This is a predicted structure of a 381-nucleotide RNA (Bacterial RNase P class A) from Nocardioides sp. The model forms 94% of the base pairs in the Rfam consensus. A source record names the gene rnpB. The RNAcentral record of the sequence draws on ENA. Model confidence (mean pLDDT): 77 of 100.
[in-house]
RNA sequence: UGGGCUGGCCGGGCGACCGCGUGGACGGCGGGAGACCGUCGCCCCCGAGGAAGGUCCGGGCUCCACAGAGCAGGGCGGUGGGUAACACCCACCCGGGGUGACCCGCGGGACAGUGCCACAGAGAACAGACCGCCACUCCGGUCUCACGACAGGAGCGGUAAGGGUGAAACGGUGGAGUAAGAGACCACCAGCACGCCGGGCGACCGGCGUGGCUAGGCAAACCCCGCCCGGAGCAAGAUCAGACAGUGCACGCCCGAGGGCUGCUCGCCCGAGUGCACGGGUAGAUCGCUGGAGGCGGCCGGCAACGGUCGUCGUAGAUGGAUGGUCGCCCCCGCUCCUUGCGGAGCGGGACAGAACCCGGCCUACAGGCCAGCCCAUUCG
Repeated sequence: UGGGCUGGCCGGGCGACCGCGUGGACGGCGGGAGACCGUCGCCCCCGAGGAAGGUCCGGGCUCCACAGAGCAGGGCGGUGGGUAACACCCACCCGGGGUGACCCGCGGGACAGUGCCACAGAGAACAGACCGCCACUCCGGUCUCACGACAGGAGCGGUAAGGGUGAAACGGUGGAGUAAGAGACCACCAGCACGCCGGGCGACCGGCGUGGCUAGGCAAACCCCGCCCGGAGCAAGAUCAGACAGUGCACGCCCGAGGGCUGCUCGCCCGAGUGCACGGGUAGAUCGCUGGAGGCGGCCGGCAACGGUCGUCGUAGAUGGAUGGUCGCCCCCGCUCCUUGCGGAGCGGGACAGAACCCGGCCUACAGGCCAGCCCAUUCG
């Protein structure tokens, strides 16, 4: 310098004006005995995200259920660790890919049993003779005096070495053997099972020996093994608490309940209904509602995920659902024009998306940009 791998971060900035929402202060009007409430105006503070999204996992919280155990159903699945928990994260192991940094794995069990293996192919799992190779029998042919030899065809057998099909064809190479062949036999190699030794917390790795000669794949097919899971969800749930119809109870209908005038008593007037409960803990309102497994920084422990400790920060909470718009300057990108060039001018564009009980993850979407570490190639010293 060029190409690449991994991890982290930002995701427009400043100002003015207008608008919206929560909270607070003040004022006007209305209601109320008051506390206070409603509405309007004005001022101040604050007001989306890295994914707020999909709602796919895991928890907190709330209510219901619950002696214990099991069935059904669902989920998870190398090992060790982290965590409140997880299907998440970290480290390692094994397998695969890459020259490498690094990446990928839906990673228990296929001698417990059942099942499946498309197409092609003769044959797809205790396999299979299509071509080929070989023995025997027969047929006709050529050569030979003849015995016989050679090639061809048919039949019947042998053969898994060679060809061919396929993702996959029942170890590989060599030898010996055979009519031709074959782990039927031998040597070496690969692989499997078992035993022993060594290393590691472990998954697993290394070595030695023995064995039979070879063992196909699929469990995201049923299934088996081990572990985990009670259900519903903030429209959870809690508090305050109306009205109408209707029903019940009590008192009362001239021996008069209750109401009005009134500060009270007396008095005067009206007078047949009145009060309570159920209706219904309904409508509505309020709470839940945001300070929490919290963010940032230092130190300590740990390879790391993470944990401990100290300091520091205070920033949405709507419920027909706010968080927006316009303008100016700047930033980034593209196009056009001017300029020798530096540069300047104009126009256009700047994503995905948007809280709704709260967290931890995963996945998906995303214009443009920044930083760090590492790898490969090349050049120079």